Notes: Predicted 3D model of a 75-nucleotide RNA (transfer RNA) from Candidatus Aenigmarchaeota archaeon ex4484_56. The coordinates come from a structure-prediction model, not an experiment, and the mean pLDDT is 81. It matches the Rfam family "tRNA". From the family's description: Transfer RNA (tRNA) molecules are approximately 80 nucleotides in length.
RNA sequence: GGACCAGUAGCUCAGUUUGGUUAGAGCGCCACGCUGAUAACGUGGAGGUCGCAGGUUCAAAUCCUGCCUGGUCCA
Numbered sequence: 001g002g003a004c005c006a007g008u009a010g011c012u013c014a015g016u017u018u019g020g021u022u023a024g025a026g027c028g029c030c031a032c033g034c035u036g037a038u039a040a041c042g043u044g045g046a047g048g049u050c051g052c053a054g055g056u057u058c059a060a061a062u063c064c065u066g067c068c069u070g071g072u073c074c075a
Base pairs, nucleotide, nucleotide: 001074002073003072004071005070006069007068010027011026012025013024020058029045030044031043032042033041051067052066053065054064055063
C1' cells in the first nucleotide's frame, strides 16, 4: 500500500437478510421486598446522539460515500 470483517447500554452480544409500531437481551449498577445478616431469589428503575461526518428517502442502527479505531490475510 491492497482485500475482507468488526464498531449498538459499564461488559458480552442480538437486531442489518426484506428500511417502517417505542432500539432490545444476558451480566453488571441502584432502590425495595425476602433474611438475624449476607448471598441467592422476586419486583421496579437508571443507563444509548447505534464509531464520526455527509448523502438518498415520507422515514436510516439498517442503503450509499468518505474518514477514524481494532482484527485477519496478501504484498